[in-house]
Context: one part of a larger RNA
RNA sequence: CUGGGCGUAAAGCGUACGCAGGCGGUUGAUUAAGCGAGAUGUGAAAUCCCUGGGCUCAACCCAGGAACUGCAUUUCGAACUGGUCAACUAGAGUAUGAGAGAGGGUGGUAGAAUUUCAGGUGUAGCGGUGAAAUGCGUAGAUAUCUGAAGGAAUACCGAUGGCGAAGGCAGCCACCUGGUUCAAUACUGACGCUCAUGUACGAAAGCGUGGGGAGCAAACGGGAUUAGAUACCCCGGUAGUCCACGCCGUAAACGAUGUCUACUAGCAGCUCGGAUUUUAUAAUCAGUUUUGCGCAGCUAACGCGUUAAGUAGACCGCCUGGGGAGUACGGCCGCAAGGUUAAAACUC
Numbered sequence: 001c002u003g004g005g006c007g008u009a010a011a012g013c014g015u016a017c018g019c020a021g022g023c024g025g026u027u028g029a030u031u032a033a034g035c036g037a038g039a040u041g042u043g044a045a046a047u048c049c050c051u052g053g054g055c056u057c058a059a060c061c062c063a064g065g066a067a068c069u070g071c072a073u074u075u076c077g078a079a080c081u082g083g084u085c086a087a088c089u090a091g092a093g094u095a096u097g098a099g100a101g102a103g104g105g106u107g108g109u110a111g112a113a114u115u116u117c118a119g120g121u122g123u124a125g126c127g128g129u130g131a132a133a134u135g136c137g138u139a140g141a142u143a144u145c146u147g148a149a150g151g152a153a154u155a156c157c158g159a160u161g162g163c164g165a166a167g168g169c170a171g172c173c174a175c176c177u178g179g180u181u182c183a184a185u186a187c188u189g190a191c192g193c194u195c196a197u198g199u200a201c202g203a204a205a206g207c208g209u210g211g212g213g214a215g216c217a218a219a220c221g222g223g224a225u226u227a228g229a230u231a232c233c234c235c236g237g238u239a240g241u242c243c244a245c246g247c248c249g250u251a252a253a254c255g256a257u258g259u260c261u262a263c264u265a266g267c268a269g270c271u272c273g274g275a276u277u278u279u280a281u282a283a284u285c286a287g288u289u290u291u292g293c294g295c296a297g298c299u300a301a302c303g304c305g306u307u308a309a310g311u312a313g314a315c316c317g318c319c320u321g322g323g324g325a326g327u328a329c330g331g332c333c334g335c336a337a338g339g340u341u342a343a344a345a346c347u348c
Base pairs, nucleotide, nucleotide: 003320004319005318006317007302008301012316014201015200016199017198021194022193023192025088026087027086028085029084030083031082033081034080035077036076037075038074039073040072041071042070049065050064051063052062053061054060091191092188093187094186095185096183097182098181099180103177104176105175106174107173108172109171110154115149116148117147118146119145120144121143125136126135162169163168206247207246208245209244210243211242215241216240220236221235222234223233258315259314260313261312262311263310266293267292268291269290272287274285275284276283277282297304298303321348322347323346330341331340332339333338
C1' cells in the first nucleotide's frame, strides 16, 4: 500500500459555515468523452508457456507456435455514467396564517440576603472546633431596632422541563434580533448532500488597558493536627471572580458515538402546536421534540436497539504495539503563558 477498523481496547476535528474537489431525484430527445464489440497497424530479439529436435541424460542449446493482458487509427452499439437541450415535482427552498421557548444583544427596574458605615437599646462575652487556639470585644463587641451605602447573584416556580450548532443560557419589563414547529394552499423547479485549505464562534483559568470590589477566595500570614504537615480543619487575606474593549483557543469541549439520506416489531411517558369525535373529564389520528423499556439484528462482552452501536448509500476526519512523546528540532500563531503541526535514536 491493499485491508481491517474508530461508544468503553489505538482511533470522530470542540462546533458550525463554506470555495475547490467528490457524490447526486423523475421523464424524453440528442451526443458518443467514459463503457462494450469488431477490424487494421504496432507491441525488437532473448526470457516465460506449449510442441518438436540436438549434445549418451539433464542443465544448456536450436526451430516453430502461443503470448506480450498495452498503445494508436478506424467502424459499429447506446443500457449505465458524463455533456447538451426540453420538461416534471416526491428532494430543497419561498410566500401566507398561527405558536412555544433561561436562543442572542442593549437599556431599565424589583425584592430577599451577606458586608460595611451612622445612630438607639443593652452588657460580658462573641466566634470557631472532634477538642481547641489564633481572631473580635469594656476605646462597649455578639444580640436587637432604625437609617444609609455598595457589589454580586436571582430562593420558591423548577422538572428524565425548555431553547441553542457547540460552548452554553434562569428575577421582572421594554426595544432590536437569529433559529424552529404546526396548518392549509400557492409559487420556484434539483436550486441538493458532504467538504481538504479557509473563515467564524468557542467553558474555566490566564494575559493587556481602564474601571469596580459586597461575598467568596489561589498565593501569603497566623492557629491547630501530626513523628513531620510546605495539606485536610480554623482565623485572616491579595490576585482573581464583576464591567468595557482587545488577546488566548484549550477541557472527561462527553452521548467518550462526524454530517446527510432511505429502510427495518412494539410498549409506556415528556414538549409544542393541529385535525376528528364526543357526555370534551377525555378518546382517536397525523406531525414535532425528548425520556425510559424492548423484538429482530448487531456487539468481545457491557450494552445499542426507528434519536441504532441494525440494514445500506454519499462525503469528510482519524487509527495502525507500549515507553521515549503529544516531547525535541523546524515552520506558523501569541504580549506572555503557551497553542498547533510533529519525529528519531534508544528500550521492552
The part of an RNA shown here (small-subunit ribosomal RNA, central domain) has 348 nucleotides and comes from an uncultured bacterium. Its Rfam family is "Bacterial small subunit ribosomal RNA". Its family is annotated with ribosome and structural constituent of ribosome in the Gene Ontology. The full RNA is in RNAcentral, with records from ENA and SILVA.